[in-house]
RNA sequence: GGCGGCGUAGCUCAGUUGGCUAGAGCAAGGGAUUCAUAAGCCCUGGGUCACUGGUUCGAUUCCAGUCGCCGCCA
Repeated sequence: GGCGGCGUAGCUCAGUUGGCUAGAGCAAGGGAUUCAUAAGCCCUGGGUCACUGGUUCGAUUCCAGUCGCCGCCA
């Protein structure tokens, strides 16, 4: 340099044919319980859906470019 895959919460990952306010587990904070702690239980917060632009009434989703990571080739 070329080709391909991936980028969604602090971490690991879902997200259907483009359509309501984007989700789960773990983690974090709080509550209750306990003499106290842990585990378990209940509740809560947390998102530039990598970035920019385009198509569309409407984009995490489709298209183009850029950036980053991984793999293959040179």